Predicted 3D model of a 264-nucleotide part of an RNA (large-subunit ribosomal RNA, domain VI). Rfam family: Bacterial large subunit ribosomal RNA. Rfam links the family to the GO terms ribosome and structural constituent of ribosome. Clan: LSU clan. Model confidence (mean pLDDT): 88 of 100.
[in-house]
Context: one part of a larger RNA
RNA sequence: CGAAAGAGAUUUGAGGGGCGCUGUCCUUAGUACGAGAGGACCAGGAUGGACGGACCUCUAGUGUACCAGUUGUCACGUCAGUGGCAUCGCUGGGUAGCUAUGUCCGGAUGGGAUAACCACUGAAAGCAUCUAAGUGGGAAGCCCACCCCAAGAUAAGAUCUCUCACUCUGUAAAGAGGUAAGGUUCCUGGAAGACUACCAGGUUGAUAGGCCAGUGGUGUAAGCGUGGUAACAUGUUUAGCUUACUGGUACUAAUAAACCGAGG
Numbered sequence: 001c002g003a004a005a006g007a008g009a010u011u012u013g014a015g016g017g018g019c020g021c022u023g024u025c026c027u028u029a030g031u032a033c034g035a036g037a038g039g040a041c042c043a044g045g046a047u048g049g050a051c052g053g054a055c056c057u058c059u060a061g062u063g064u065a066c067c068a069g070u071u072g073u074c075a076c077g078u079c080a081g082u083g084g085c086a087u088c089g090c091u092g093g094g095u096a097g098c099u100a101u102g103u104c105c106g107g108a109u110g111g112g113a114u115a116a117c118c119a120c121u122g123a124a125a126g127c128a129u130c131u132a133a134g135u136g137g138g139a140a141g142c143c144c145a146c147c148c149c150a151a152g153a154u155a156a157g158a159u160c161u162c163u164c165a166c167u168c169u170g171u172a173a174a175g176a177g178g179u180a181a182g183g184u185u186c187c188u189g190g191a192a193g194a195c196u197a198c199c200a201g202g203u204u205g206a207u208a209g210g211c212c213a214g215u216g217g218u219g220u221a222a223g224c225g226u227g228g229u230a231a232c233a234u235g236u237u238u239a240g241c242u243u244a245c246u247g248g249u250a251c252u253a254a255u256a257a258a259c260c261g262a263g264g
Stems, first nucleotide, its partner, number of pairs: 001152001005163007015149004021049007033038001051106005059100004066093005071086006110144003117137004164263001166177004182260004186202005207253003210249005216242003223236005
């Protein structure tokens, strides 16, 4: 820009893409078959491999915004307690998120038309013949079915709901302006994201931050008391601190405002 007014929702599916794999074991059954050795079809069940999707409860990583230990040095006048630098100084753990090595799920099932092939009826050709007319069966393959995208599918589809009105120029066509439903700018943000888009919100508010409470993490802070000459131990103390998580709470910021936008 189009889709013959302008909007907000919900959809159909032309078309396109994806998936499609397979082992072993058990039962049937040591049955059919076979002199024996051996050893099934059909049917039912169990459990794997590789591949793919989703997810983070468990397991395991990362986690330079969390906690603790510790070395050297500098600083806060000293002690104590802290902070800076040294690969995040090093070391031990670790929330959220992101992950796989982890967890769950998938290939199923059914239908249609067929290939090779197997057939029925059957002439040409009194026989025979699956074929010439006609009719069946038949594959991991084809078309559906299953999952995803999808009306720019310009043949532009469908349904529901909302707005339906004014001024100016003009004979009219048309043009201009202000509006409606609605939308946007702008702002607070996000399990969304390169930007954009999308989604949640904007005081009639829990959108983010802060604060409060909790979960989870670390592992028992500082100060003081007691014991010890001291290093240190111990009590207060399952303490103290705490990021991304959960809930609550308008304290802070989403103010104010502007713009776009309707019948051939």